[in-house]
Context: one part of a larger RNA
RNA sequence: CUGGGCGUACAGGGAGCGUAGGCGGUUGGGUAAGCCCUUUGUGAAAUCUUCGGGCCUAACCCGAAAAGUGCAGGGGGGACUGCUUGGCUAGAGGAUGGGAGAGGAGCGCGGAAUUCCCGGUGUAGCGGUGAAAUGCGUAGAGAUCGGGAGGAAGGCCGGUGGCGAAGGCGGCGCUCUGGAACAUUUCUGACGCUGAGGCUCGAAAGCGUGGGGAGCAAACAGGAUUAGAUACCCUGGUAGUCCACGCCUUAAACUAUGGAUACUAAGUGUCGGCGGGUUACCGCCGGUGCCGCAGCUAACGCAUUAAGUAUCCCGCCUGGGAAGUACGGCCGCAAGGUUGAAACUC
Repeated sequence: CUGGGCGUACAGGGAGCGUAGGCGGUUGGGUAAGCCCUUUGUGAAAUCUUCGGGCCUAACCCGAAAAGUGCAGGGGGGACUGCUUGGCUAGAGGAUGGGAGAGGAGCGCGGAAUUCCCGGUGUAGCGGUGAAAUGCGUAGAGAUCGGGAGGAAGGCCGGUGGCGAAGGCGGCGCUCUGGAACAUUUCUGACGCUGAGGCUCGAAAGCGUGGGGAGCAAACAGGAUUAGAUACCCUGGUAGUCCACGCCUUAAACUAUGGAUACUAAGUGUCGGCGGGUUACCGCCGGUGCCGCAGCUAACGCAUUAAGUAUCCCGCCUGGGAAGUACGGCCGCAAGGUUGAAACUC
């Protein structure tokens, strides 16, 4: 560079915003860069190809033609692409209106439960297991009643329910704030799609500083089990889990399925909005599920939420191991992350 691919065989970037770039609705005029036709010049000779000829033939040699897919200039065409100019409203965006939602941030409030502390009642056990033991308890435990402290998490509702770009989001109230859907067709008039770099966000664990610490619990200690038991079980238990600020930037970050647009049988449930209605229901738009035709698929399966039919843009793959390792670069406080080989071997 090219071909074929990327749900499960190698392969979709964790997600978004967006720079360059690539691509781009409909209609009229202009232009003629791309494009098409024609013409001129050039594209050395030899070589190659075709035809003809010369050495007995061949190799070889001679002649002619063709080719040289190209470049430059002239003339013409005006569909398509580009450029330019003027319109349009189906894409996109705005306005107005009433609704839905665990979307985000901050502040505050409340209840249940565990634990601990204080007090009352009360006495010999409690706890734990397959069975036990370690452990707790006559210095009064466990049980039970009353009071108090503190932290974390949000029962029922709760739902292949909702919201968010993804990660993710669930008690209640207030404040600030993002997005989407629907309706009206009122405005702008292609303002669009994608997006190398870049920037931002990004579960858990982990790191730094300071707080907090109820429960749980890596490490650790003890008790068991066992041939052993650095485990599974039990009794304890520190980081951590929580908060603030700052880092880390990974994941089975999964729908293992990049984004956008258009088209392509039905049926059935559900969420939000709207319209109609005889209040039985019916219809439209947007989400979210199940099932299923054509088609696709190696099969499984997918199937208007495509893995179907097409177009545009990005990312990625190219036998297994060595290896997501080494070296170097960049990032990080570190842990490490990112980029990412080869020898050798099958």